[in-house]
Predicted 3D model of a 353-nucleotide part of an RNA (large-subunit ribosomal RNA, domain IV) from a metagenome.
Model confidence (mean pLDDT): 88 of 100.
Its Rfam family is "Bacterial large subunit ribosomal RNA".

Context: one part of a larger RNA
RNA sequence: CUCGGGUGAAGGAACUAGGCAAAAUGACACCGUAACUUCGGGAGAAGGUGUACCGCUUUUUGUGAACGCUGUACAGCGGGAGCAUCAGGCGGUCGAAGAAACCAGGUGGUUGCGACUGUUUAUUAAAAACACAGCACUCUGCAAACUCGUAAGAGGACGUAUAGGGUGUGACGCCUGCCCGGUGCCGGAAGGUUAAUUGAUGGUGUCCGUCGAAAGACAAAGCACCGGAUCGAAGCCCCGGUAAACGGCGGCCGUAACUAUAACGGUCCUAAGGUAGCGAAAUUCCUUGUCGGGUAAGUUCCGACCUGCACGAAUGGCGUAACGACAGCCACGCUGUCUCCACCCGAGACUCA
Numbered sequence: 001c002u003c004g005g006g007u008g009a010a011g012g013a014a015c016u017a018g019g020c021a022a023a024a025u026g027a028c029a030c031c032g033u034a035a036c037u038u039c040g041g042g043a044g045a046a047g048g049u050g051u052a053c054c055g056c057u058u059u060u061u062g063u064g065a066a067c068g069c070u071g072u073a074c075a076g077c078g079g080g081a082g083c084a085u086c087a088g089g090c091g092g093u094c095g096a097a098g099a100a101a102c103c104a105g106g107u108g109g110u111u112g113c114g115a116c117u118g119u120u121u122a123u124u125a126a127a128a129a130c131a132c133a134g135c136a137c138u139c140u141g142c143a144a145a146c147u148c149g150u151a152a153g154a155g156g157a158c159g160u161a162u163a164g165g166g167u168g169u170g171a172c173g174c175c176u177g178c179c180c181g182g183u184g185c186c187g188g189a190a191g192g193u194u195a196a197u198u199g200a201u202g203g204u205g206u207c208c209g210u211c212g213a214a215a216g217a218c219a220a221a222g223c224a225c226c227g228g229a230u231c232g233a234a235g236c237c238c239c240g241g242u243a244a245a246c247g248g249c250g251g252c253c254g255u256a257a258c259u260a261u262a263a264c265g266g267u268c269c270u271a272a273g274g275u276a277g278c279g280a281a282a283u284u285c286c287u288u289g290u291c292g293g294g295u296a297a298g299u300u301c302c303g304a305c306c307u308g309c310a311c312g313a314a315u316g317g318c319g320u321a322a323c324g325a326c327a328g329c330c331a332c333g334c335u336g337u338c339u340c341c342a343c344c345c346g347a348g349a350c351u352c353a
Stems, first nucleotide, its partner, number of pairs: 001348008010339002014337001019334001027051005036041001038171001052093007061084003067078004094098001106332007113324002118130002134169007146155003172319004177249003182246002184242005191237003202226005209218003250268005277311001278308001289305005
């Protein structure tokens, strides 16, 4: 020096990212116990007091002797000694200390997030993530929807809409505003477009033949090729509905008898311009915003304000008792975390043999 353990004057978190670690609390009985609350809780809240042994004594419970009565009996009834035991009362004894060791909650206040018990990254993350009961939308009438499989078949389910599948949200309380223009889904079928199919008229090649002295020109039927009139469903276009479907939810200018501000007015744009509630927030850049509180001193914290760079209503909004090895802040107790280190007990390392 490393590891494990112990003690410490005065101070007591000044340590540190952070009370990490350690210390402290701790059992049982009694007294007593706040805000808040979903009336269950919170609560072991908090905070106190007692606890050993000896003697005497009162009481509880268990067991139940001697003895007595009845007398059929290995019986019944009475009886209460002794022993054990519960809870007290009075008096006394010893120590620094009586739950004497081991074992054995530290506590309180406030805020965020998640309701809760649960689940998770086997091997750096246990959480505010996942799940959850509850809520909502949607699909599915049974040979169900949906899933696996080429299929047969199987699950769903030996279930049947109070059922089953999918999606979102996430107890509870109060609520959940406006927009259907885009995308999606549902419905509609008049019109437009449109595949395979159908193959109208036509064109080209060849050619009987006709004309021509010839070169050649024209050219029926057939065959071949080209071309595509007409017929033609869904879809798309189109017309409606639908946001707890995906999603979206403005700008500029002026105006009140100090100033400031703008209930008010004008104008442009939009599908509609963010309602309630919340707000420098797990969201605020400027920012350590400003004010108040706590500290001697506070970029954190709590309460407000609103100028929301860039909250906002089931990608849920705002509250919320209880709960949390969650995260922030504060206080009491406690301490070698520290001021500032010292010593002791053990195991290593190291040196020598």